[in-house]
The RNA shown here (c-di-GMP-I riboswitch aptamer) has 85 nucleotides and comes from a Sporomusaceae bacterium. Rfam family: c-di-GMP-I riboswitch aptamer. Rfam links the family to the GO term cyclic-di-GMP binding. Its mean pLDDT, the model's own confidence on a scale to 100, is 81. The source organism's lineage runs through Bacteria, Bacillati, Bacillota, Negativicutes and Sporomusaceae.
RNA sequence: AAAUUACAUAGGCAAACUUAUCGAAAGAUAAGGACGCAAAGCCAUGGGUCUAAAAACAUUUGUUUAUGAUUGCCAGGCUGCCGCU
Numbered sequence: 001a002a003a004u005u006a007c008a009u010a011g012g013c014a015a016a017c018u019u020a021u022c023g024a025a026a027g028a029u030a031a032g033g034a035c036g037c038a039a040a041g042c043c044a045u046g047g048g049u050c051u052a053a054a055a056a057c058a059u060u061u062g063u064u065u066a067u068g069a070u071u072g073c074c075a076g077g078c079u080g081c082c083g084c085u
Base pairs, nucleotide, nucleotide: 002085004083012037013036017032018031019030020029021028022027035072041078042077043076045075046074047073048070049069050068055064056063057062
């Protein structure tokens, strides 16, 4: 420098749940906590999924819709530690 992520080590991340805050909600953030993760690092670009405040229609609470959310749903793009070759 290139390839690789089978196994192992060091280090890393942190699901559910609880508390607090924000949000219309989905959900997010912080602390605790570990189900898991070799990209569970980053990007809503394509698909999927969730929500439906506002809006439109219907007309009394129903339908549609993302401009909201999710990368720990999948694909794609960018980057990368240790070990090994």